The part of an RNA shown here (small-subunit ribosomal RNA, 5' domain) has 608 nucleotides and comes from a Candidatus Uhrbacteria bacterium.
It was read from a public genome assembly.
It matches the Rfam family "Bacterial small subunit ribosomal RNA".
[in-house]
Context: one part of a larger RNA
RNA sequence: GGAUGAACGCUGGCGGCGUGUCUAAGGCAUGCAAGUCGAACGCUGCGUGCUUCGCACUGACAUUUCGAUAUUUCGAUAUAUCGAUAUUUCAGCGCGGAGCGCGCAGAGUGGCAAACGGGUGAGUAACACAUUGGUAACCUACCUUCGAGAUGGGCAUAACGUUUCGAAAGAGACGCUAAUUCCCAAUGGUCUCCAUUCUCGCAAGAGUUUUGGAGUAACGGAGCAAUCCGCUCGGAGAGGGGCCUAUGGCCUAUCAGCUAGUUGGCGGGGUAAAAGCCCACCAAGGCGACGACGGGUAGCGGGUGUGAGAGCACGACCCGCCUCACGGGCACUGAAAUACUGGCCCGACUCCUACGGGAGGCUGCAGUCAAGAAUCUUCCCCAAUGGACGAAAGUCUGAGGGAGCGACGCCGCGUGCAGGAUGAAGCUCUUCGGAGUGUAAACUGCUUUUCCACCAGAAGAAGAGGUCGGGGUUCAGAGAUCAGAAGUCGGAUUCCUCCGUUUCGAUUUCCGAUAUCCGAUCCCCGAUUUCUGACGGUAUGGUGGGAAUAAGGACCUGCUAAACUCGUGCCAGCAGCCGCGGUAAUACGAGUGGUUCAAGCGUUAUCC
Numbered sequence: 001g002g003a004u005g006a007a008c009g010c011u012g013g014c015g016g017c018g019u020g021u022c023u024a025a026g027g028c029a030u031g032c033a034a035g036u037c038g039a040a041c042g043c044u045g046c047g048u049g050c051u052u053c054g055c056a057c058u059g060a061c062a063u064u065u066c067g068a069u070a071u072u073u074c075g076a077u078a079u080a081u082c083g084a085u086a087u088u089u090c091a092g093c094g095c096g097g098a099g100c101g102c103g104c105a106g107a108g109u110g111g112c113a114a115a116c117g118g119g120u121g122a123g124u125a126a127c128a129c130a131u132u133g134g135u136a137a138c139c140u141a142c143c144u145u146c147g148a149g150a151u152g153g154g155c156a157u158a159a160c161g162u163u164u165c166g167a168a169a170g171a172g173a174c175g176c177u178a179a180u181u182c183c184c185a186a187u188g189g190u191c192u193c194c195a196u197u198c199u200c201g202c203a204a205g206a207g208u209u210u211u212g213g214a215g216u217a218a219c220g221g222a223g224c225a226a227u228c229c230g231c232u233c234g235g236a237g238a239g240g241g242g243c244c245u246a247u248g249g250c251c252u253a254u255c256a257g258c259u260a261g262u263u264g265g266c267g268g269g270g271u272a273a274a275a276g277c278c279c280a281c282c283a284a285g286g287c288g289a290c291g292a293c294g295g296g297u298a299g300c301g302g303g304u305g306u307g308a309g310a311g312c313a314c315g316a317c318c319c320g321c322c323u324c325a326c327g328g329g330c331a332c333u334g335a336a337a338u339a340c341u342g343g344c345c346c347g348a349c350u351c352c353u354a355c356g357g358g359a360g361g362c363u364g365c366a367g368u369c370a371a372g373a374a375u376c377u378u379c380c381c382c383a384a385u386g387g388a389c390g391a392a393a394g395u396c397u398g399a400g401g402g403a404g405c406g407a408c409g410c411c412g413c414g415u416g417c418a419g420g421a422u423g424a425a426g427c428u429c430u431u432c433g434g435a436g437u438g439u440a441a442a443c444u445g446c447u448u449u450u451c452c453a454c455c456a457g458a459a460g461a462a463g464a465g466g467u468c469g470g471g472g473u474u475c476a477g478a479g480a481u482c483a484g485a486a487g488u489c490g491g492a493u494u495c496c497u498c499c500g501u502u503u504c505g506a507u508u509u510c511c512g513a514u515a516u517c518c519g520a521u522c523c524c525c526g527a528u529u530u531c532u533g534a535c536g537g538u539a540u541g542g543u544g545g546g547a548a549u550a551a552g553g554a555c556c557u558g559c560u561a562a563a564c565u566c567g568u569g570c571c572a573g574c575a576g577c578c579g580c581g582g583u584a585a586u587a588c589g590a591g592u593g594g595u596u597c598a599a600g601c602g603u604u605a606u607c608c
Base pairs, nucleotide, nucleotide: 001608002607003606004605006604007603008602009601010600013413014412015411016410017409018408019406020405021371026369027368028367030366031365032364035112036111037110040109041108043106044105045104046103047102048101049100050099051098052097053096054095055094057092058091059090060089062087063086065084066083067082068081069080070079071078119324121322129248130247131246133244134243135242138241139240140239143237144236145235146234147233148232149231151185152184153183154182160175161174162173163172164171165170191215192214193213194212195211198207199206200205220229221228222227250296251295252294257287258286259285262284263283264282265281267279268278269277299321300320301319302318303314304313305312306311326347327346328345329344330343349360350359351358352357377403379402380401381400385399386397387396388395389394416446417445418444419443426437427436428435429434451545452544453543454542455541456540460535463531464530465529466528467527468526469525470524471523472522474520475519477517478516480514481513482512484510485509486508487507488506489505490504491503492502494500552597553596554595555594556593558577559576563592564591565590566589567588573580574579
């Protein structure tokens, strides 16, 4: 001089982009951080539409019975009107039940995801990492592609119902039920195993090799349909991973010998897979001054800082790999975990408790206490990018996108510009003449970055849904034509008694083909329209106003740019080094002046 995830002191106007627990891998209140699918399945609740059943009410028609009035009749009677009564039918409305459908919600079974994404650096000196090869010793869900297939049956179980125990967490018993849950059988080979054969390879072994035997699959859903989405077995691919090899990268010899599963073999077990990975037996090996073994320290790399380089130091942020998830151990599920927000056991700690027993794990995002010189908001949004699930609409996403706080860093801008006296006042110094502060101020004119007020106001949007048009595809329907098959009737022929055979014509049915018309589905293209922005009324632009809102820090003996006066008197103090201070201190303290950097300036720490 440069650098920093910095801290401290004084100071502090704005913006952009970055960055922010380096310490206690110490403890954690609270909220959120992984769900999704009803187009796999049964059920529950609510709402709603249709159908149907029951009940109640109201009204109308018809009928039964009774009464009143009027007319009729001498009277019985008959007719009309009104009221009551019961039955039937219809309509309306209400309640309830059942069935079918739609929508919303809820747990449950089932599937996929949860092994990703996010955090940390405790452990680890090691095939952990980096580079180089190998795997004839291996695996791979989802995705792509190719081939083949999906037949027939069955047993359960959660939810639910009944019930028992418990404070709770939760657990048990009995009884039903569904499925893309589970099981059995069939079929099957370019699958697996056994035996056999061939080719290749030095060999371990490999192979779309031959023959024979044995074994192992499957599930449905949506849709009027077409079809689409799934399912099973096998081959290949892509991407991902496991294992092995060589080389490389810390300190220490005041660590010199280390090692019994140790080194190798045979056999077995085990794994996706080689192997003492594990076990039994056998042999006695294996490593080491080219540093074994031990101790200390440490995640590794891409990179970062510095330096002309060689090198030295470091490994924050970002990317790749590894590692851990309260400490330790263990397996289960699964394509993959020995699984951060899954399970079990032991331990420490915290919490609940009816004292019998239970619950928990921020090294996710915020936040809190503690520790410390020291490190942020319990914010907004899924609009974009990406991920999981889903046919889709969509749901979820503290990944991510944003905003907030901190001069922590880098970069940019501003705090005015021009004029203005032989030069105000004040202050300092003085040889008392004057000199300095100093064009500095005042004053005059100008500008408006910034600021304040008002107005306008983004890009980031890709897409999704609806409608219309065009093209293509498929399905259904209609009539037409053609072909085939079957039936009926009539004619002809043979025989001639019929049956029967052959052929021609008419007609009907079925199936197929062709083109046409119309309707619908799906796909593609185009047009049109609606909707989607957290940031944000932000960025940006316009108008108005007024120098208005904005400068400090360190230093001035030499190194080292910048000096005088006063105070102090080896005191108080300074100091990076040499050193300064004991009565004229340019080195202490103050004032004035100056130098330098500047929204910073110094100090401390660390590295080159």